Transfer RNA from Terrimicrobium sp., 72 nucleotides, folded computationally. The organism belongs to Terrimicrobium, within Bacteria. RNAcentral records the identical sequence in 3 taxa. Its mean pLDDT, the model's own confidence on a scale to 100, is 84. Its Rfam family is "tRNA". By type it is a transfer RNA.
[in-house]
RNA sequence: GCCAGCGUAGCACAGAGGUAGUGCAAUCGAUUCGUAAUCGAUAGGUCAGGGGUUCGAAUCCCCUCGCUGGCU
Repeated sequence: GCCAGCGUAGCACAGAGGUAGUGCAAUCGAUUCGUAAUCGAUAGGUCAGGGGUUCGAAUCCCCUCGCUGGCU
């Protein structure tokens, strides 16, 4: 330099056009003499950034940035 994949909650990931979810972690509560475990609830998101298409975009298209891999 060329090609491909990935970027979504603190962490690991799902979501493939119609108001963004799961597990773990966090906070509060229940249980326990207490802790752990278990159960219930709550909070936490400019969906990497910008532009376009669409009635509607995390999702489709373009550009940029970052990470990873392959080729040279």